Predicted 3D model of a 93-nucleotide RNA (Glycine riboswitch aptamer). Its mean pLDDT, the model's own confidence on a scale to 100, is 77. It was read from a public genome assembly, where an Rfam model found it.

[in-house]
RNA sequence: ACGAAUCUUUGGAGAAGCUCAUUCAAUUGAGGGCCGAAGGGGCAAUGCGGAUUUCCGCAAGAAUCUCUCAGGCAAAAGGACAGAGGUGCAUGU
Numbered sequence: 001a002c003g004a005a006u007c008u009u010u011g012g013a014g015a016a017g018c019u020c021a022u023u024c025a026a027u028u029g030a031g032g033g034c035c036g037a038a039g040g041g042g043c044a045a046u047g048c049g050g051a052u053u054u055c056c057g058c059a060a061g062a063a064u065c066u067c068u069c070a071g072g073c074a075a076a077a078g079g080a081c082a083g084a085g086g087u088g089c090a091u092g093u
Stems, first nucleotide, its partner, number of pairs: 003089001005087007018031004033073003039069001040067003046060001047058004
C1' cells in the first nucleotide's frame, strides 16, 4: 500500500394509510391487488460423460436478470448499493 470482515457517518428506489370485520390504537383476523433493493430460491456461457448432428445425462455455476417463500406498499423504521472516516487481521509486495 491492497483486501475479507466490522463500526461511525452521508445519500439511498419501488408498490393501496385498499376492502370487510374488529380494536384505545393500521390492534388483530380474513379477502383479493401491487412492489423488489434485507434475507432466500432459479439459470447463461463453461466442464465431464454418452450419442452423432445440433441431442441427452451429470456436477459446478453470476447479476441490479428472474421467482415472490420471506419482506414490503402514508410517515418513522428498514433498505441493496454508493461516498467519506475508523477498527482490524489472513495473505501478497